[in-house]
Molecule: small-subunit ribosomal RNA
Organism: uncultured bacterium
RNA sequence: AGAGUUUGAUCCUGGCUCAGAACGAACGCUGGCGGCGUGGCUAAGACAUGCAAGUCGAACGGAAUAGAAAUAUUCAGUGGCGAAAGGAUGAGUAAUGGAUAGGUAACGUACCUUACGUUCCGGGAUAGCGUCUGAAGAGCUUGCUCUUCUUCCGAAAGGGGCAGUAAUACCGGAUGAUAUGUUCUGUUUUAAGACAGACCAUCAAAGAUUUAUCGACGUAAGCGCGGCCUAUUCCCUAUCAGUUAGUUGGCGAGGUAACGGCUCACCAAGACGACGACGGGUAGCGGGACUGAGAGGUUGGCCCGCCAUGUCGGGACUGGGACACUGCCCGGACCUCCACGGAGGGCUGCAGUAACGAAUAUUGGGCAAUGGGCGAAAGCCUGACCCAGCGACGCCGCGUGCAGGACGAAGCUCCUCGGAGUGUAAACUGCUGUCAGGGAUAAGUAAGUGCGCUUCGGCGUAUUGAACUACCCCAAAGGAAGUCACGGCUAACUUCGUGCCAGCAGCCGCGGUAAUACGAAGGUGGCAAGCGUUGUUCGGAAUCACUGGGCUUAAAGCGUACGCAGGCGGAUUAUCAAGUGUCCUUUGAAAUCCCACGGCUCAACCGUGGAACUGGGGGGCAAACUGGUAAUCUUGAGGCAGUUAGGGGUGGGUGGAACUCUUGGUGGAGCGGUGGAAUGCGUAGAUAUCAAGAGGAACGCCAGAGGUGAAAACGACCCACUGGGACUGUCCUGACGCUGAGGUACGAAAGCGUGGGUAGCGAACGGGAUUAGAUACCCCGGUAGUCCACGCCGUAAACGAUGCCUACUAGACCAUAGCACUCUGACUGUGUUAUGGUUGCAGCAAAAGUAUUAAGUAGGCCGCCUGGGGAGUACGGUCGCAAGGCUAAAACUCAAAGGAAUUGACGGGGGCUCACACAAGCGGUGGAGCAUGUGGAUUAAUUCGAAGCAACGCGCAGAACCUUACCUGGGUUUGACAUGUUUGGAUGUCUUUCUGGAAACAGAGGAGAUUGCUGUCUUCGGACAGUGAAACUUACACAGGUGCUGCAUGGCUGUCGUCAGCUCGUGUCGUGAGAUGUUGGGUUAAGUCCUUAAACGAGCGAAACCCUUACCGUUAGUUACCAUCAGGUUAUGCUGGGGACUCUAGCGGGACUGCCGGUGUUAAACCGGAGGAAGGCGGGGAUGACGUCAAGUCCUCAUGGCCUUUAUGCCCAGGGCUUCACACGUGCUACAAUGGCAAUGACAGAGCGAUGCAAGACCGCGAGGUGGAGCAAAUCGCAUAAACAUUGCCUCAGUUCGGAUUGUAGGCUGACAACUCGCCUACAUGAAGUUGGAAUCGCUAGUAAUCGCGUAUCAGCUAUGACGCGGUGAAUAUGUUCCUGAGCCUUGUACACACCGCCCGUCAAGUCACGGAAAUCGGGAGCACCCGAAGUCGGAUUGUUAACCAGCAAUGGAGACGUCUGCCCACGGUGAGUUCGGUAACUGGGACUAAGUCGUAACAAGGUAACC
Repeated sequence: AGAGUUUGAUCCUGGCUCAGAACGAACGCUGGCGGCGUGGCUAAGACAUGCAAGUCGAACGGAAUAGAAAUAUUCAGUGGCGAAAGGAUGAGUAAUGGAUAGGUAACGUACCUUACGUUCCGGGAUAGCGUCUGAAGAGCUUGCUCUUCUUCCGAAAGGGGCAGUAAUACCGGAUGAUAUGUUCUGUUUUAAGACAGACCAUCAAAGAUUUAUCGACGUAAGCGCGGCCUAUUCCCUAUCAGUUAGUUGGCGAGGUAACGGCUCACCAAGACGACGACGGGUAGCGGGACUGAGAGGUUGGCCCGCCAUGUCGGGACUGGGACACUGCCCGGACCUCCACGGAGGGCUGCAGUAACGAAUAUUGGGCAAUGGGCGAAAGCCUGACCCAGCGACGCCGCGUGCAGGACGAAGCUCCUCGGAGUGUAAACUGCUGUCAGGGAUAAGUAAGUGCGCUUCGGCGUAUUGAACUACCCCAAAGGAAGUCACGGCUAACUUCGUGCCAGCAGCCGCGGUAAUACGAAGGUGGCAAGCGUUGUUCGGAAUCACUGGGCUUAAAGCGUACGCAGGCGGAUUAUCAAGUGUCCUUUGAAAUCCCACGGCUCAACCGUGGAACUGGGGGGCAAACUGGUAAUCUUGAGGCAGUUAGGGGUGGGUGGAACUCUUGGUGGAGCGGUGGAAUGCGUAGAUAUCAAGAGGAACGCCAGAGGUGAAAACGACCCACUGGGACUGUCCUGACGCUGAGGUACGAAAGCGUGGGUAGCGAACGGGAUUAGAUACCCCGGUAGUCCACGCCGUAAACGAUGCCUACUAGACCAUAGCACUCUGACUGUGUUAUGGUUGCAGCAAAAGUAUUAAGUAGGCCGCCUGGGGAGUACGGUCGCAAGGCUAAAACUCAAAGGAAUUGACGGGGGCUCACACAAGCGGUGGAGCAUGUGGAUUAAUUCGAAGCAACGCGCAGAACCUUACCUGGGUUUGACAUGUUUGGAUGUCUUUCUGGAAACAGAGGAGAUUGCUGUCUUCGGACAGUGAAACUUACACAGGUGCUGCAUGGCUGUCGUCAGCUCGUGUCGUGAGAUGUUGGGUUAAGUCCUUAAACGAGCGAAACCCUUACCGUUAGUUACCAUCAGGUUAUGCUGGGGACUCUAGCGGGACUGCCGGUGUUAAACCGGAGGAAGGCGGGGAUGACGUCAAGUCCUCAUGGCCUUUAUGCCCAGGGCUUCACACGUGCUACAAUGGCAAUGACAGAGCGAUGCAAGACCGCGAGGUGGAGCAAAUCGCAUAAACAUUGCCUCAGUUCGGAUUGUAGGCUGACAACUCGCCUACAUGAAGUUGGAAUCGCUAGUAAUCGCGUAUCAGCUAUGACGCGGUGAAUAUGUUCCUGAGCCUUGUACACACCGCCCGUCAAGUCACGGAAAUCGGGAGCACCCGAAGUCGGAUUGUUAACCAGCAAUGGAGACGUCUGCCCACGGUGAGUUCGGUAACUGGGACUAAGUCGUAACAAGGUAACC
């Protein structure tokens, strides 16, 4: 620091996603050790059990125990201090709170410190402690006595009566000032006030003990801690805009420690609010933490400070301090005990429990340390705290060994089978010793404290560790590695399995039989006691932009103007010092962050010091700039004077053309309308035409890129009223200005209300057409409306898709309105101002473009935007008569949506051009019969492939067997065929016999012929022996497959198309995709050539080179030829010969727009002509660019992968590929007289021939047979060419046309066989068919048409097919409107799988979230009324009453307690509303979902241009 993702590609806009860091985390897999931290985020929901606040006998009396006693110890109670701290939590709280800075002259303060002073005389109680009587019976004096019994009441908590008692408890009195209060005086302060002085009045105390201390009281001061007040600041929401009656202020009183409406009475009517009051939602705040370059954003767990809370609500008491977490009273909910009468409780303390939840620990040890309470102290208490336990929850550190060790073990994986990887990794050898383990040791955390002594400095002695562990020794490589990823982003790749399945996925996206993306394995990469995933925050994101964005077309300028507040504001001078700058000072707690140093072996962690804390307060100085004040100025703005243009506005009046209607005349059959028609009008007289009249609306030409207006808008002419502008003058005012949230006004069309008006046009509606339909487009009618007046509505693609103002920044040209100059004038010219335009530089912009009328460079102000959809929608509010407008979300869903430009493709866009494309012609197909191929059907099988053109007489240039791949049956298994190894060891090969069999095959046997090499012998004939190369045989590797995949492939082929195209190098232009070249102007069959031009060249194609054909020359003449010469024959180049001719086949020539004329740009080229066998490519062929169609072929061949292996291989027999209600393609033969038949007579070319062609001759009606001359061919043969010509017959008919079908008799082929299933011949039979519907095919000259001949395959043939050959031999087109196809240029595009494209809406199905809704359920905050616990305060008091007062006393008084009562008030109740949420029959739209229905709205002129 960036990257991926919209497209065929590009640039931009824009969202989504990723890489980083962090965490009180959780989950998955795994897990050796230690240190330091950290751990209920959910139910402020409920809690069993234990502990968390006591202490003091040196304040007091007493009791118990021990003791002989003195005395000691312990304890309940009175009393004192503490319990308001510490600890927990974050529910509430948006200010009664926090932070920062100030104030308190408006206040308090126990314990502690300092200073001064005092501590006198009395009194009455009370707790503790002690004690109590009840029941039954009897007696009588009716409230007493006697007797018996476990002896006050109560279950408990607790409570009652009586008697007597202490204090540092309580009370009275005395004394007292720098205290308090009134008054007076002085000083001082900005002020409320403060200080000082004087007189008078009032107020205090407590003692204890070990005799040295500790206390008690008053006053003043201090430290520390609190109360209160002020300023600034602290989240979202305007779909919360008005709020408030103790409310705001005053006077007086009460209350408080203290100010204050804090409370009350009275008076006034204020107070707060767009700088956001009030309301709603959410939330403890800060130091800080995380992230970030920073600015910021997010956050507030652990630690520190503050606040708030203590089961929920209310209240006070005590006290220095509370309205009090483990105090009190009352009310509510819940829980526990109970003898049913009552009583008790509060873990948001530490542990712990269940519950909740993704999730969070031990009912541990100790007061040794630090700190707190009490005490004189010892000491006691302390779940504060210090430690330990649990959890990889986090950070940090260490280890799981180290060195050597092979061209490299095994295993595993891959493989091109050669090898490669894992990999020095292991084994093996040597070495070391951290951690865990064992042993031993215990420094340190300890400072104090008691006792004794003391010269008061200390010394001696005794004693205190819950918990942790350094260091040392021993042993042994021994006990210690996982997890995630490997398609791109993003480091890291192979094999197998799977087959759109299973699955993966952060985004893009993988998976449909060769997956580096799923699963596994091997390998590799990253991190490491952890690694991944999930969640959250910041970053990247300049994607809310202060730093640091935008608004013509991507999201975004309000429709336009006026204008309050606000923001901003011309020149000069003086002054102030608010902003601003600088210096000093104070504060900004500590911790944290940063720096330095230090301590734990390092680090994390910790300590010390510094810096910082960007902030706030106070003071001094400066005065440029902003601001304030004062004054001046004229250039901004305005005024004045003089000119001036204009569809500017409002009202009134007038006019002509057109139209419709009415009346009358003429006239007489149609008019009108359309693509074509019809509806409609018309003999009751239309249309047409003439005249007169009526009516309403709009104003032709002028008219313009023109004018005016803020915009909307404004167009005949005249009049009246009226707004604004421009120019010239430079006379006046003196900054009076710009913008403008709210607000106000204007605001097209349509629409609404009331009343008019209505000619034309014309939603709705009716009819006619069109159409599959046509609720449309077209036609005939036609109501609202369009028009006027008044009132609403307030929106438009209200657009320059461009807010307003000001300044500056090259030009050129034009228009409109002025002015000046050129003596005058002016339509010319020059200059200048304003307005409207065109073009264009710099600059800007993603580009298109814009460019003094900016989208340039700057300043000011306002409005608006933040991915697409949902949606400008819902709800709420507000405006409106309504329609509806304004304001304006969310859930959910997608990874895009979008802008500009590029290349293609496409268009029922345009231009140019071509082609048997059409037209003009000729002949066909489609109808018939047959042949053949295909579909379908059938079948045991009817083998397979080919499918629009570009499958269908195609693969097949030949299916009876074979072929043959199919079916049935039989047989066979190293195989019909190849290679290697292996067993045997002559077995071999050919001919031949027999048995079974359909054959293959299986089995049996004899005979004959023949055989390699070596050695020996040889009479050279051969014989014998050996060997095992070949061959055979056994077994194993393997063979084999016309089995699948042509969508894994090679090769070959078809097609566009023999169309003229397709590209490259360098240069140039463009940010880029790309463009240019290759476009333009001509021309061509052609991107053929010429010319122009930021292009210059080149390549593949076109052309040419090649073959053939047409002419000539030359060379050569056999088998071809025969003119001349000679010979011969019935006849024939038959023969000698010839080399002339034809011909054959070699080599050359010839044609090149070369020549002439014209046109053309001087060119290319075209037109015409001459010559020529041939003329503008002479005819024909071969030759097929880049590419397209996943075109065809795995069944020609080759080949990856898969499948099969006694079978999907191989062999054989028979069958099938030849079926047949039907449909299609391609053909043949016809339908006849341009013909058929018969007879006679001519003329080719190119081929083929030895398993062959076969002549003459003979036989047969014929197919053919017998026989075999000749010929490996310019020699012989196939081989008579036919159409044609001549003559004759037929005479228009189902025929002397046509030949299907069938019968009979034959022939030929075949190693067997013509039944399924061949061809041919003869005789007989004699079907359909009389020129073919819609539609459709071929052909432009030796072509079509027509006629025959040949060849390949082949035993034969289904050939009418295919490929060739020649004979006869036309017609028409000199055009490009249309159909089809193609090429180039241009245009539009929402297409790019490219129009067989894309895509919209209803309906139907499923899923999801949301709105409305009768109603129903629950919550919040208030209002009104009722009730009124406890309690403070006030009032009353016939009850009770130690201290004080009076009194001799009795008693009375004061006061207190109790009781009653008033105000306030919690809980509770009633009522009407408000607000938020849940549910809901039904209902509404929305989103999403491979292959549903109906249409085809949009994108091309999208077939009616689209859109608001």